Source information: A computed fold for a 1200-nucleotide part of an RNA from a Planctomycetota bacterium, annotated as large-subunit ribosomal RNA, half B. Model confidence (mean pLDDT): 85 of 100. NCBI's taxonomy places the organism under Bacteria, Pseudomonadati, Planctomycetota.

Context: one part of a larger RNA
RNA sequence: CUCUGGUUAAGGAACUCGGCAAAUUCACUCCGUACGUUCGCAAGAAGGAGUGCCGGCGCAAGCCGGCCGCAGUGAAGAGGCCCAACCGACUGUUUACUAAAAACACAGUUCUGUGCAAACUCGUAAGAGGACGUAUACGGAAUGAUGCCUGCCCGGUGCUCGAAGGUUAAGGGGAGUGGUUAGUCGCAAGACGAAGCUACGAACUCAAGCCCGAGUAAACGGCGGCCGUAACUAUGACGGUCCUAAGGUAGCGAAAUUCCUUGUCGGGUAAGUUCCGACCUGCAUGAAAGGCAUAACGAGUUGGGCACUGUCUCAACCAGAGACUCGGUGAAAUUGCAAUAUCGGCGAAGAUACCGAUUACCCGCAGCAGGACGAAAAGACCCCGUGGACCUUUACUGCAGCCUAAUACUGUGUUUCUGUGACUCAUGCGUAGGAUAGGUGGGAGGCGUUGAUCUCGUGGUUCCGGCUACGAGGGAGCCAACGGUGAAAUACCACUCUUGAGUCAUGGGAAUUCUAACCUGGCCUUUGUACGGCUGGGAACACUGUUAGGCGGGCAGUUUGGCUGGGGCGGCUUCCUCCCAAAGAGUAACGGAGGAGCACAAAGGUUAGCUCAGUACGGUUGGCAAUCGUACGUGGAGUGCAAGAGCAUAAGCUAGCUUAACUGCGAGACUGAUCAGUCGAGCAGACGCGAAAGCGGGUUCUAGUGAUCCGGUGGUUCCAAGUGGACGGGCCAUCGCUCAACAGAUAAAAGGUACCCCGGGGAUAACAGGCUGAUCUCCCCCAAGAGUCCCUAUCGACGGGGAGGUUUGGCACCUCGAUGUCGGCUCAUCGCAUCCUGGAGCUGGAGAAGGUUCCAAGGGUAUGGCUGUUCGCCAUUUAAAGCGGUACGCGAGCUGGGUUUAAACCGUCGUGAGACAGGUUGGUCUCUAUCCGCUGUGGGCGCAGGUCAAUUGACGGGACUUUUCAUUAGUACGAGAGGAUUAUGAAGAACGUCGCUCUGGUGUACCGGUUGUUCCGCUCGGAGCAGCGCCGGGUAGCCACCGACGGACGGGAUAAACGCUGAAAGCAUCUAAGCGUGAAGCCCACCCGAAGAUUAAUUGACCCUAUGAGUGCCCUGGAAGACUACCAGGUUGAUAGGUUGGAGGUGUACGCGCGUAUAUCUAAAGGCGCUCAGCUGACCAAUACUAAUCGCACCAUCGG
Repeated sequence: CUCUGGUUAAGGAACUCGGCAAAUUCACUCCGUACGUUCGCAAGAAGGAGUGCCGGCGCAAGCCGGCCGCAGUGAAGAGGCCCAACCGACUGUUUACUAAAAACACAGUUCUGUGCAAACUCGUAAGAGGACGUAUACGGAAUGAUGCCUGCCCGGUGCUCGAAGGUUAAGGGGAGUGGUUAGUCGCAAGACGAAGCUACGAACUCAAGCCCGAGUAAACGGCGGCCGUAACUAUGACGGUCCUAAGGUAGCGAAAUUCCUUGUCGGGUAAGUUCCGACCUGCAUGAAAGGCAUAACGAGUUGGGCACUGUCUCAACCAGAGACUCGGUGAAAUUGCAAUAUCGGCGAAGAUACCGAUUACCCGCAGCAGGACGAAAAGACCCCGUGGACCUUUACUGCAGCCUAAUACUGUGUUUCUGUGACUCAUGCGUAGGAUAGGUGGGAGGCGUUGAUCUCGUGGUUCCGGCUACGAGGGAGCCAACGGUGAAAUACCACUCUUGAGUCAUGGGAAUUCUAACCUGGCCUUUGUACGGCUGGGAACACUGUUAGGCGGGCAGUUUGGCUGGGGCGGCUUCCUCCCAAAGAGUAACGGAGGAGCACAAAGGUUAGCUCAGUACGGUUGGCAAUCGUACGUGGAGUGCAAGAGCAUAAGCUAGCUUAACUGCGAGACUGAUCAGUCGAGCAGACGCGAAAGCGGGUUCUAGUGAUCCGGUGGUUCCAAGUGGACGGGCCAUCGCUCAACAGAUAAAAGGUACCCCGGGGAUAACAGGCUGAUCUCCCCCAAGAGUCCCUAUCGACGGGGAGGUUUGGCACCUCGAUGUCGGCUCAUCGCAUCCUGGAGCUGGAGAAGGUUCCAAGGGUAUGGCUGUUCGCCAUUUAAAGCGGUACGCGAGCUGGGUUUAAACCGUCGUGAGACAGGUUGGUCUCUAUCCGCUGUGGGCGCAGGUCAAUUGACGGGACUUUUCAUUAGUACGAGAGGAUUAUGAAGAACGUCGCUCUGGUGUACCGGUUGUUCCGCUCGGAGCAGCGCCGGGUAGCCACCGACGGACGGGAUAAACGCUGAAAGCAUCUAAGCGUGAAGCCCACCCGAAGAUUAAUUGACCCUAUGAGUGCCCUGGAAGACUACCAGGUUGAUAGGUUGGAGGUGUACGCGCGUAUAUCUAAAGGCGCUCAGCUGACCAAUACUAAUCGCACCAUCGG
């Protein structure tokens, strides 16, 4: 010193984030017990009283009497309580190893699904759970006892229902097309091309889904703005207007939700960022992600009070265990090598190691933790990685699963609807025309006793005219041609179209029936719920397979860019022009300015011509400015579009004719990593303009853009899987990318991580340092002005110049194989821009009190309330309650309230996972010290012989504070009120040193009391244990709350300041030469250390060859002490023990007697006397009884 315990004066939470910890309370009996309440509770509420021993009586409970102690559940074991608020109803559950909670659960409530082969779950399936249950059941979801309640919105998303329409897959269907070619045509080249085969393939048909229409919020969710208005003002019941699906109702409200905010008011407190009650301005409350209230409950959170206390003021003592010494045994992390100092500097920017200066003899031991950017853990924060993993979703792409359709398993009958084909039949009306003319062709005849014209009846149809079919009557003609009308002429025949009917064939849809596939209940058989049989039910559905469409974070694989004065947010990403750019080219930045992602058939080519903007003058309406004329006019215009460079010989402006806005090429250059990009005379062809020379391969130039793959279109003398073709490909031309992240990862891609992980980075942020000093703080200059007057007593605008390195920043230089981060505590140390105290100047200083400035860093520089706070506000003191630096000093010193992991709640944001310099509750702080450093304490050697003593003091350290009162003096001053300088004295506060006489504490080997129990055989008397058992006292020692003392006086040299003399500068001037005064500051003085002061000092005494100065070992010990050292002693002795005596402490021992005791006898607790007794640690003495016995070793040794 640490830990575990014991006690503590006075105070009593002042401690602290917080009463953490500790203390208090505690058993039993009796009395007594409030608010509230769900009537159960609350409640052991709270608060009181009692408790021992002995005797008598009593069955007992108990009563009566006696007695002792500080204390009677005498020790041990054994609730502290109350008042409020929040949250959660409750008992329960949870993060095994940092979170026990307000989180989870819960009974209750609600919604929703599910009719049994249930829904749902597990499983590939079989099968199983659900359940051997059946809607009072089971599953899912939300809420969370109870009480009062639960508002509005269905626009979005979801779910449910609907089915008319739209869209829609496979399948069905098969119009049509391509290939091939027997053949035909053709002199040939070649063209056409049946059937078949083959490759495609339109209409049509076809479900769910989606679109669509409703419903649904105790589904996911949502629940406004502006303006005006009442006879003070304010407010706004009221009105207007815009928007919405609807605009937040009741309740609650600065809240676990309120940013501003410590809101405002009230309460509590001396003082209240917390707390309670209100208000309502709700950043951003609100009704089953439930709202509000609520008795009881809670190791929950918050505030207050009583009791109690070492939590604290402020610490002390004691016990035990360590630490320390000795003996035994004996690790670990760590470790580049170490011969491992301080300061200043430099330096990869914070040095034991570099530079400079200084300090320091060599080596231990005990300690402390400032440093070794200490140890530990390849930083968890941050960034990076075309790293990972989980999680989410309306990211992308899939997969399970589910829904739906087709088809197979899969059969029968009936009804109905419908497609296609064949056959038969019907159908067809503009006007004109006899009249209902489908179209084309043929056609001069056709039909008729196998019954014509005509009549009647019935059916169908209708344009209401008729047409048509059948039947009956009837019994011989009717129609066409011609004519007329018309676009077309009718009879009749053929082919055929529209529409429709029937039959047959072949498909399809829907409904229904059956039973035999298939599924299945019961019964029988059976080990069996298997198989089989019987008997029912369902039924071609279902189940299952295949294919197809849909839904599909249930699951999976992935993506989710880069630059960046860290990252994110924002901005940017390709191309053109200018500046930067430093007179060749080129040249960066999240430097400064602008543009492009086209346009034009003329705005191209050529030939010919012209000259602009502006100004002046003249000229009808006509004006400053219209059109006209003259003159001047180097471009001040124009040039499609930004800028620059150009351009009048025009590249500007017109007109004529035109298409060179051509094909094939291209010497040679520019530019350039590559890919690209640019210029280009000339040649060939075919053109345009021009008389011609010539010019023309777009536009005055520089932007107007996109590689490759893939695919389309046109062309083509290329290739063509036996051959011929074809398919397909190549080549030429061309088309399809805001591939704009523009050299373009894929056709196709977003987020979260605080549950996180890995690899790296001080290449890059947060802390600290460094550089800088915008900002900040302070100072100065100028002086407009304020100050009645007057810039400068005081204040000082607009401006200017600095210092500092405490703010906020900038930079990103050390550190990411770790430099622990706010505040508090403890302990400090430095600066001075001084808070107090000291000394001065000025004052708009009468005095007192101030203001301001100068000097000055010696010392000093508060306790509380609130808050995590630093800060700040408040209360009360004070001479004063200074400002800063020191890794925002100090976590190998403490704390851990805040911040900053994992849990959880609220508000807000987000579809969500989640997020929030928003709030709230909870939440592991490791290290045995090697070196330096520091505090102590030893050993060695040195100090020119060895010793024992006593000194000096170079140097170093400590200390240094201040108030009040009294006298001077109620004086100076002042109208008064008030009220000094100076000098002297007294008493304090805080701080420090020393001490234990007093006071007080402790005092575990002192004394006494006392409970339980065991033992000494019992009684008596004792002993052990129970925290020293507990309780009352207490010696020495150690202590503070106690006592004594200290800071001084004085001297020297100075600061600011004030002076003397005094020139430079005939004056003036404190200064230049010279001389003085002058401060708590400096040096002394005071106290302490100190000759390793290696510069090793001085003085005295002793010893030197032995008769050895001296010292040690050893022993007895010590108010000395970790060890060591130091001190007292060692028989010539009081060193320790013992003994004796005393002081002090305790408080009257044992034993005996008496007596309680009752008129006599006798008993208990207990009492009295002998007895201020007995006992007694450390204290003071005396006394050799015991032990320090006997001895040994070292050491100078003649040149000190």